[in-house]
Parts: sequence; structure tokens; C1' cells
RNA sequence: CUCUUAUUCAGAGCAGUGGAGAUACAAAGGAUCUAAGAAGCUGCGGCAACCCCUCGUAAUAGGAAGGUGCCAACCUGAGCGAGUUAUUUCGAACAAUAAGAG
Repeated sequence: CUCUUAUUCAGAGCAGUGGAGAUACAAAGGAUCUAAGAAGCUGCGGCAACCCCUCGUAAUAGGAAGGUGCCAACCUGAGCGAGUUAUUUCGAACAAUAAGAG
């Protein structure tokens, strides 16, 4: 990087460094955060429970040592497929994360 499967609800921040951007989810826009210091990186802390650990035939239940992930909050939004008189609904695609395979 590609493929398959599952989830996309909720939750959880300080310090140092850095020096201008950031807010995943078509383009774009709105709105918000930001020199009272953005992204990134590091340390510590925490959240969650995919892998994992304990019990168990299993389902479930409990846990958090380890591998990942995450720790401001959002809205509008075309096109494609199916349904619908219309309004519009669902899905796929796209994107993120995990596990497995190549």
C1' cells in the first nucleotide's frame, strides 16, 4: 500500500518543545479554536476495551500488565444505487480505527 471482517455511540488533559495553522468523513462553504501559542513531536496522566488476561462448553461477566487507538464541539453539502406522488428514507462509495491475510 491492497483485500476481507467489525465498529464509527459514549468517554478521557496537563507540562515541555515547536512557531502558524487546526477542526477525519466529495469539492466547497458556514461556524468554531488559535501568538493568552495552531499542527507536529516528547514526557507524564487518563479514556475506551479491537487484540489481550481471568472464569466458563459457549453466551455472558470481570480486568487493564502488554500491542494499537483516542483525550474541544459542530452544521450544510453535490453525484451513484434502491424505495417514494412529492417531501424524503435507506444503502453503497469516500474517511477513521482494530483484527486477519497478501